[in-house]
RNA sequence: UUAUCUAGAAAGGUUGAGGGAUAUGGCCCUAUGACACCUUAGCAACCGGUCCAUUGGACAAAGGUGCUAAUUCCAUCUCUUCUGCAAAAGGAGAGAAAGAUGA
Numbered sequence: 001u002u003a004u005c006u007a008g009a010a011a012g013g014u015u016g017a018g019g020g021a022u023a024u025g026g027c028c029c030u031a032u033g034a035c036a037c038c039u040u041a042g043c044a045a046c047c048g049g050u051c052c053a054u055u056g057g058a059c060a061a062a063g064g065u066g067c068u069a070a071u072u073c074c075a076u077c078u079c080u081u082c083u084g085c086a087a088a089a090g091g092a093g094a095g096a097a098a099g100a101u102g103a
Base pairs, nucleotide, nucleotide: 001103002102003101004100005099010040011039012038013037014036018029019028020027024075025074026073041068042067043066046064047063049059050058051057052056072098076096077095078094079093080092081091082090083089
């Protein structure tokens, strides 16, 4: 810089009190053992592979990553729209920012 982020996929071992990116709040997970690490298994299909075609489709899952609680757990800002007397408050949608992963 660019693409994707409401789908999908867990058992065992070690350890022992915190964890969910950061600050705050909410909510949640957690001694029925979290988080982290290791092993095995799995998910997905970004790179890579094969085929067809022409910059896309199909197939598979050797290899390189990634992932396997909750939408990226929720929130912030802008715009549009709806309810509303309203510039209060709230609902919906789009975009941005921040973050994660790949190339």
The RNA shown here (SAM riboswitch aptamer (S box leader)) has 103 nucleotides and comes from a Saprospiraceae bacterium. The model forms 94% of the base pairs in the Rfam consensus. Lineage of the source: Bacteria > Pseudomonadati > Bacteroidota > Saprospiria > Saprospiraceae. It matches the Rfam family "SAM riboswitch aptamer (S box leader)". Rfam describes the family as follows. The SAM riboswitch is found upstream of a number of genes which code for proteins involved in methionine or cysteine biosynthesis in Gram-positive bacteria. Its family is annotated with regulation of gene expression in the Gene Ontology.